[in-house]
RNA sequence: GUGAAAGUGGCGGACGGGUGAGUAAUGCAUGGGGAUCUGUCCUUCGGCGGGGGACAACGUGGGGAAACUCACGCUAAUACCGCAUACGUCCUACGGGAGAAAGCAGGGGACCGCAAGGCCUUGCACCGAAGGAGGAACCCAUGUCGGAUUAGCUAGUUGGUGAGGUAAUGGCUCACCAAGGCGACGAUCCGUAGCUGGUCUGAGAGGAUGACCAGCCACACUGGAACUGAGACACGGUCCAGACUCCUACGGGAGGCAGCAGUGGGGAAUAUUGGACAAUGGGCGCAAGCCUGAUCCAGCAAUGCCGCGUGUGUGAAGAAGGCCUGCGGGUUGUAAAGCACUUUCGCCGGGGAGGAAGGCCUCGUACCUAAUACGUACGGGGAUUGACGUUACCCGGAUAAGAAGCACCGGCUAACUCCGUGCCAGCAGCCGCGGUAAUACGGAGGGUGCAAGCGUUAAUCGGAAUUACUGGGCGUAAAGCGCGUGUAGGCGGCUACUUAAGUUGGAUGUGAAAUCCCCGGGCUUAACCUGGGAACUGCAUUCAAUACUGGGUAGCUAGAGUCUGAGAGAGGAGGGUGGAAUUUCCGGUGUAGCAGUGAAAUGCGUAGAUAUCGGAAGGAACACCAGUGGCGAAGGCGGCCCUCUGGCUCAAGACUGACGCUGAGACGCGAAAGCGUGGGGAGCAAACAGGAUUAGAUACCCUGGUAGUCCACGCCGUAAACGAUGUCUACUAGCCGUUGGAGACUUUAAAGUUUUUAGUGGCGCAGCUAACGCGAUAAGUAGACCGCCUGGGGAGUACGGUCGCAAGAUUAAAACUCAAAUGAAUUGACGGGGGCCCGCACAAGCGGUGGAGCAUGUGGUUUAAUUCGAUGCAACGCGAAGAACCUUACCUACCCUUGACAUGUCCAGAACUUACCAGAGAUGGUUUGGUGCCUUCGGGAACUGGAACACAGGUGCUGCAUGGCUGUCGUCAGCUCGUGUCGUGAGAUGUUGGGUUAAGUCCCGCAACGAGCGCAACCCCUAUCCUUAGUUGCCAGCGAUUCGGUCGGGAACUCUAAGGAGACUGCCGGUGACAAACCGGAGGAAGGUGGGGAUGACGUCAAGUCAUCAUGGCCCUUACGGGUAGGGCUACACACGUGCUACAAUGGUCGGUACAGACGGCUGCAAACCCGCGAGGGGGAGCUAAUCCUAAAAAACCGAUCGUAGUCCGGAUUGGAGUCUGCAACUCGACUCCAUGAAGUCGGAAUCGCUAGUAAUCGCAAAUCAGAAUGUUGCGGUGAAUACGUUCCCGGGCCUUGUACACACCGCCCGUCACACCAUGGGAGUUGGUUGCACCAGAAGUAGGUAGUCUAACCGCAAGGGGACG
Repeated sequence: GUGAAAGUGGCGGACGGGUGAGUAAUGCAUGGGGAUCUGUCCUUCGGCGGGGGACAACGUGGGGAAACUCACGCUAAUACCGCAUACGUCCUACGGGAGAAAGCAGGGGACCGCAAGGCCUUGCACCGAAGGAGGAACCCAUGUCGGAUUAGCUAGUUGGUGAGGUAAUGGCUCACCAAGGCGACGAUCCGUAGCUGGUCUGAGAGGAUGACCAGCCACACUGGAACUGAGACACGGUCCAGACUCCUACGGGAGGCAGCAGUGGGGAAUAUUGGACAAUGGGCGCAAGCCUGAUCCAGCAAUGCCGCGUGUGUGAAGAAGGCCUGCGGGUUGUAAAGCACUUUCGCCGGGGAGGAAGGCCUCGUACCUAAUACGUACGGGGAUUGACGUUACCCGGAUAAGAAGCACCGGCUAACUCCGUGCCAGCAGCCGCGGUAAUACGGAGGGUGCAAGCGUUAAUCGGAAUUACUGGGCGUAAAGCGCGUGUAGGCGGCUACUUAAGUUGGAUGUGAAAUCCCCGGGCUUAACCUGGGAACUGCAUUCAAUACUGGGUAGCUAGAGUCUGAGAGAGGAGGGUGGAAUUUCCGGUGUAGCAGUGAAAUGCGUAGAUAUCGGAAGGAACACCAGUGGCGAAGGCGGCCCUCUGGCUCAAGACUGACGCUGAGACGCGAAAGCGUGGGGAGCAAACAGGAUUAGAUACCCUGGUAGUCCACGCCGUAAACGAUGUCUACUAGCCGUUGGAGACUUUAAAGUUUUUAGUGGCGCAGCUAACGCGAUAAGUAGACCGCCUGGGGAGUACGGUCGCAAGAUUAAAACUCAAAUGAAUUGACGGGGGCCCGCACAAGCGGUGGAGCAUGUGGUUUAAUUCGAUGCAACGCGAAGAACCUUACCUACCCUUGACAUGUCCAGAACUUACCAGAGAUGGUUUGGUGCCUUCGGGAACUGGAACACAGGUGCUGCAUGGCUGUCGUCAGCUCGUGUCGUGAGAUGUUGGGUUAAGUCCCGCAACGAGCGCAACCCCUAUCCUUAGUUGCCAGCGAUUCGGUCGGGAACUCUAAGGAGACUGCCGGUGACAAACCGGAGGAAGGUGGGGAUGACGUCAAGUCAUCAUGGCCCUUACGGGUAGGGCUACACACGUGCUACAAUGGUCGGUACAGACGGCUGCAAACCCGCGAGGGGGAGCUAAUCCUAAAAAACCGAUCGUAGUCCGGAUUGGAGUCUGCAACUCGACUCCAUGAAGUCGGAAUCGCUAGUAAUCGCAAAUCAGAAUGUUGCGGUGAAUACGUUCCCGGGCCUUGUACACACCGCCCGUCACACCAUGGGAGUUGGUUGCACCAGAAGUAGGUAGUCUAACCGCAAGGGGACG
C1' cells in the first nucleotide's frame, strides 16, 4: 500500500417488486381551494472560528445449550456536547430575547516553519437563510351497487368562546355555553364490492366487466402500538398479544414468499429452484466501480393473434379396392399410379449485421487559477465492453423427399345412402328420434364446414321493443287503488317590462400516457412496434344572446269561482204517521181432517185444527205508480207528512282576477257477512233436529228451528266494490229514443214543429283494435298527473312489520317445479242445450227368442292333436255351396333330399306294360311284353330314368309394410271444386234463409255465379193392352173320337218371347206467394218414385282378409319343404248365439178329393210293371228336355175318431233287425222297420222380426255332393191385425247455442289415500357467525409522574443546581 472480515460513521432500506383481504367512503373520478411540509437536485445570499467529554471495535473476566448477554479497562472520527459569531431566520409585552457548522481529497509559485505543516487554489462535503422544481398532507362541489320485509339516526353529537395539539385548517382534543345537526332528493342499518383510464358487446342509447399495460388507494401471518427519519406508524425494521411452524441441555429461543424461482395442498385448470447486468432504470460512491429475480433474455404450454408449409403441372384403361345399385351401371375420381417440374419450412455445410451509447489511455483547444498544476467542456488517435447467440439475414447441397386433422350431414343449418339395433343400446341446443324397412342411435361409404387446428363445457353482450330514455303496455291476454277530500311534488291561460337560473353560442384552462380512429414510417408481408393528427361527447372559469321555460313587477278575462232569479229529484239526517198482508192471542160458528210433495212422510188436529166472523197485540217491509226513469263520489237510495241539510241544472247580467288540474304519504266514506254492549224479534232463516230421495246423501225436496236479519252506539274495511274501462281538458260525420231546463213559431186548449243546454240509452262514418268490439258517455286524435303489469304453478302463500277484541285485513318473497299457462276467433265433435225433420225408432198390433229336447256355431276346459282365421252393433247354421279316407293346413310313426311342381346344362332310354316277393303304406327288389312321331339323316319334339349346380318349395311371421276384394255408418242426403267477394289469418260465402220434397227434390230470395261426385231417371222382373210369331204350348166355334186337345183343324183365348203403347201431377177444384208443391176428384189395369231388384258419393273404423289370389321385408332349406299309414278337426263339468221339433182340439190320427211355381236331368233324371210292412231291390220305356222324368205338392176341403189326459200330445234316448252310398260307415254317415217313450202343460229379468200379397203358416226345388241339411239360396199356396201420434228409448239429417274436448264425452279432469323426505314452511330443541348497549380483567405503547434509582460533557470552590430513568 492492496484485498478480505468485524465495528464506528454517512446515505439508502418510505423507491422498485407483489396482492386485492378490507373499504359504499378517512377510497376513487372530474373540477376547484388555502392554513402547510419537503432529504437529494437547481439558483441566490452569508458562513465554515475556538474547545471538551465519551462509546463501539479491541483487551481481560463472567453467565448461557443457543439466541445472546453482563462487568471492568483502552481508543478515533464528517459520531456526541458546550463556547464564540448571526446578513438574513424565529419569538416578542416591541424594551428585547433565542438559535449553527466538519472536515476530506488533488495541485502548487512566492512567504513562514527544524519538521509535520502553515498558506494559496480546485473539487466534494458542512452550517444559517430566500426562491424554484418535483413530491407529500389537508379541505370543498359533483358523480360512484342492491335492499324500505332497514324510517327514523345522532351527546363530542351540531355550533360558539378559550386553551391544548399538529407541518398545517378543524371537536383533532379539552373546559364552559347554546340545542342543535342528518333524513322520503332515502339518513341509519344490512348485504355485496378495491376505484379509474379502459376492455367486451351493441346501429346507437345502453348492458356486462376492471386479466395484461398505466394512474390512485389499501394490505404485508392475525390484531394493537409507537420509535427512527425529509418522508413510515414501515413486505424482506422494532415492541406486545394471538394462531401456527421449527430448535432446545426444558431454563429459554427462532420465523413470516400477497418479491423471483420452487414445494405441498386445494382444484376442471395456470410455467424454469435458467442466463445476464450487454441495454433501460434505480441505490451508494468524486470516480473506477459495486448491488439490483426491477429489467433484458432464454425455457415450458397451439392459450391467443399473425404469417408460411405439408407440393405443382399433366395424366381415362375412367385401373384395382371400397360403397351403392333399378344389375344396365353409378360413385370415390384426375383422385391414385405413371410422366415432367419446383424446393419455401425442416436437414447438412459455409458466411454474417444491428442492438454499443459509454467508460479507460493519450494528444489538442478553451474555461478556472498566481499557475503551462488539478479539474471541467469540446475535438483527434488507440486498446476495449453482447446475456440473447450455433441470433436475424445471405450462399451452397440433397430429396416430393419429413409434415392433416377435427366437427357435422332430421328441421333451424351447408351436407345422404347402406348395414346393424328394435322404446333396447343410445342421441338430444330447441322441436324431438328409437317399439323390424331409423337420412335423428352405432358402424361404413360418400358429402359439407373449418383447418394446425377442430369440437365441447363455462361466462358476457346481442338478437330481446322480453324493464320499452331512444323504444312497451293495463275492457276480455299480466295490469285502473272500491270511492272521494286534500299535503308535498309534477304540470299550468292572455299582455308588457325586467332578470339571465335552465337553454344557446364563442373564448380560455383542464380532460396524464397508453388504448380506439385517420394519415405516414419500420420489421420481405402481417400480427406487432413507432411519428403526427383527430378524438376523449366531461368539468371549471369567462364573455355574449334572450325566442321558449323559470324568478320578479304591473295588468287582462276566455279557465275557475261569487252574487240574483227560477227548476227537478227513492241525495242525506232526525221526528211523526198510514193501510194491506203474515203470525200469535181472545171470543163466536163449525167438523174431520189440514198441511206438504214428482209421490210421500215427519208435522198440526176430537184437549176441536184447517175454514170463516169479530176483537186485540207486535214486528218487519212498503203492492199498483215503476220506466236501459231520477238522485248520489262510490257503496247505495222507494208509503205519506214535517224540520234541518249537501250537491246539480237553466237564464240573464254584475263582480273577483289564474284563485287551476292531478295527487305519493295522510284523512274520510265504504254492500253483505261477521264481532262487542244494550234493546227488539212478526216473517224469513246459516247451524241443528226430524222426514224423504239415494248404493250412500253430512245435499238438492219437505216439516220444524237458533244465531242473524231490525234499532242505538262502537268495531271490521273486504266483494265479479264491474262499464272487469283512473281523474281532468280540448278536438273529430250523422240518425233515432228518453229525463230536467230555456228560447222561437203555430194553436181555444190538449198538443205539435224547431233551436239549444245538462244527463241517460240504441245504431253507425272515419279512426282504433290480435280479434271480439269501441265509436262525442271512445277502447279515436292529443296534452297533464297518479296507480298498476312483466311466463305458468308455488302464492296473494310463508316469514317479518302495521292494523284489528277476534275473524282476519294490508304490505309481500324464496327454494323448488313446468314448457308452457292465457286471450280472441275458426272448423269439427260432443251436451241428461234449443228448434225443425226422418226411420218397424217408440207407440198400436201379430208372431217369436230367453224355460224343454235335439241340431249347429262359439267360448272355456281337455288332448299327442283337438289346424287356422272371424270377436259389440258390423264374430258366433261365419270362411265351410256340405271333415268317414281324400279334403287337411294339426298330431304320432315310417320314409325322400335338385325334391310332388317350373326353367336351364349333360348322359342314357320310346312312352308304357305283365307277374311275383317284403312292407301298414310310401317304397324297395326281381321279372314279362313293347321299339312309336317328324327329319335337310346331323338331329329334333314330347315322355321316362340318372348326375351336378343355379334354384324349387313353405296354409311359416307381419292385414300395423301393401294391392285387390269385402263389411259398416247408409240407399243416410250428403261431400266438394273453379272463379268472384269478405276476413291479417284459420276460414267464410256458395251449401245459410222462407216454403216444399223420399231426396242439397224443386221454387223464391240472397255477393255470389257456375260446375262435379251423390239423389232421381236411364237397366231388369212384375201389374194392363196392342202388334208379330204359333211348336213341344192353347182349344172359342166346326167335325171326328178309344173321351185323353186324342185326331182333323183353328190362330180367337191362355201362354211363350220379341217389339211397342201406357202414368206425365197430363186434366178439374181448393190451398199456397201469380212459385215450387200439397189436398181432393175424374178418367184409368195401374196415381203421385205403382210393387220388387240391381245400383252404395267424399270419407270413417291402422274394421276384415298375407289361409282365395298377388306382393315388399324377415325366417326355414336332409326341413317350418315333400310322401305314406293311422289318429284328430266329431272330445265334454259348463256358458252363450242361431235354428228345428214341441208342449196340443184353429189340434193329433185314419180314409177320401183337389189346386202351384220355379229349378234340375247323359258319370244323369228315370216311368210303367213285379218283389218287400218299409228304406229299397229288380226292371228298363222315354228324355240332350214348353215333348220324357224327378213329381207325391202340402196346408186346404169332405168324412171318421180322440175329449183335456204328460194324453191316440210330444218325440228325445236306448235295444234289436235292416237298406243304400262308398276301397272302407269302429272312432264318425243317412235312411227304414219293430220295441222303448225322456224333458216339455206356452217359458223370469230381458230381448228380436214385421206396415200388404207383408207378418204368420204350408209345402216344393236347387247349388255343394259317391253318401251325408233342422243350414243356405230360390219358388209358389193360404193369408191377417194395427199405426192416435212423435212426449219418451235407439240411430240419423239440417240450423243454432255452450265448451277447459280435437286420440274429439269410451274426451278432459279434481281431491283423498298408499310410499318417500330432494326442496320449502312449521317444529321440542341444538349450534355457529355478525352486531348494539353495559360491565370485569388488561399486554406492548405514548404523555405525565409518586417512592426510588442513575448522572462524563454545562454552571458551581463545595454542598448542590441541572439532566435522565422510573